[in-house]
RNA sequence: GCCCUCGUAGCCCAGCUGUAUAGAGCGACCGCCUCCUAAGCGGUAGGCCGGCGGUUAGAAUCCGCCCGGGGGCG
Numbered sequence: 001g002c003c004c005u006c007g008u009a010g011c012c013c014a015g016c017u018g019u020a021u022a023g024a025g026c027g028a029c030c031g032c033c034u035c036c037u038a039a040g041c042g043g044u045a046g047g048c049c050g051g052c053g054g055u056u057a058g059a060a061u062c063c064g065c066c067c068g069g070g071g072g073c074g
Stems, first nucleotide, its partner, number of pairs: 001073007010026002013023001028044005050066005
């Protein structure tokens, strides 16, 4: 330098253009239960989807550039 791949809640991930409000699990917090703790059960908060542009009536989802992680080639 070139190619491939990934970048969504604190963490691990799903979502692959469309019915206005983006989801799960773990974790956090509150409550129930218990003599207490753990476990179990219920609930709450938390992200505008790496950044900037473009395409579209409409994008986290497609395209371009940039940034960052991983891998390969030279």
Model confidence (mean pLDDT): 81 of 100.
A computed fold for a 74-nucleotide RNA from uncultured Ruminococcus sp., annotated as transfer RNA.
Rfam family: tRNA. The family's RNA type in Rfam is transfer RNA. From the family's description: Transfer RNA (tRNA) molecules are approximately 80 nucleotides in length.